[in-house]
Context: one part of a larger RNA
């Protein structure tokens, strides 16, 4: 742009894509077969491999400034407390969120249809035979369906539900943002507002913070104290920022 007025929402599915694997053990049964040795079809359960898919509840990463240690050295006049540097985290020990495997679930299944090779029924041609000629049944991880995703630009543009317009429905911009994202785009949310920043409450991570009492020559202990800081996770709350503009009703109902 299109789908002949305009939004939301739910869908039909033509078509297409994905998946499809393998083992081990046990029971049936030491049965059926076999002098024996050994040892099943069929059915029934468990329990792995390797692959896929989702997820972060567990374990396990990463987390560049979340928290603590802690070297040399600069500086903040000194102490004491602290910053900068030493990497583009000085090193070091943890380590929330997302993101992740090595981590948890989950999946290939069940069944149906038609058929392969193959087994067969009836059965002529050809008085007999013969699965085939005419006609009928079985019969694969295989194909079609089922299972999973994606679809109505399926220009054949599909269905159904609600709600709005000519007394302007609505669409775009901008802004505030986002498990959405190269940019577009999608989604939320713009005061009748929790969208994001502060703020308060919580959950987490660090691991007892300065200061100030106490002990000890002193390093440094102890108390006050699970304390003090504290990204991104749950809630709250209008304190601060979502100001504000611009386009669109021609035929058809």
């Nucleotide at each position: 742009c299109g789908c002949a007025g305009g939004a939301g929402a739910c869908u039909u599915g033509a078509g297409g894509g994905g998946a499809g694997c393998c083992g081990u053990c046990c029971c049936u049964a030491g049965u059926a077969c076999g002098a024996g040795a050994g040892g099943a079809c069929c059915g029934g359960g468990a329990u792995g491999g390797a692959c896929g898919g989702a997820c972060c509840u567990c374990c396990g990463g990463u987390g560049u400034a979340c928290c603590a240690g802690u070297u040399g050295u600069c500086c903040c006049g000194c102490c004491a407390g602290g910053g900068g540097c030493a990497c583009a985290c000085g090193c070091u020990g943890g380590g929330u969120a997302g993101c992740c495997g090595c981590g948890u679930c989950c999946g290939g299944a069940c069944g149906g249809g038609a058929u392969a090779a193959g087994c067969g029924c009836u059965g002529a041609a050809a008085g007999c035979a013969u699965c085939u000629a005419a006609g009928c049944g079985c019969g694969a991880a295989g194909c079609c369906c089922a299972c999973c995703c994606c679809a109505a630009g399926a220009u054949g543009a599909g269905g159904u539900c609600u709600c709005c317009c000519c007394u302007g429905a609505g669409g775009c911009g901008c802004c505030a943002g986002g498990a959405a994202g190269a940019c577009a785009a999608c989604c939320u949310g713009g005061u009748u507002g929790a969208u994001a920043g502060g703020c308060c409450g919580g959950a987490g991570g660090u691991g007892u913070a300065a200061g100030c009492g106490g002990g000890g020559u002193a390093a440094c202990c102890c108390g006050u104290u699970g304390a003090g800081c504290c990204g991104a996770c749950c809630g709250g709350u209008a304190c601060u920022a979502a100001c504000c503009g611009c386009c669109g009703a021609u035929c058809g109902g």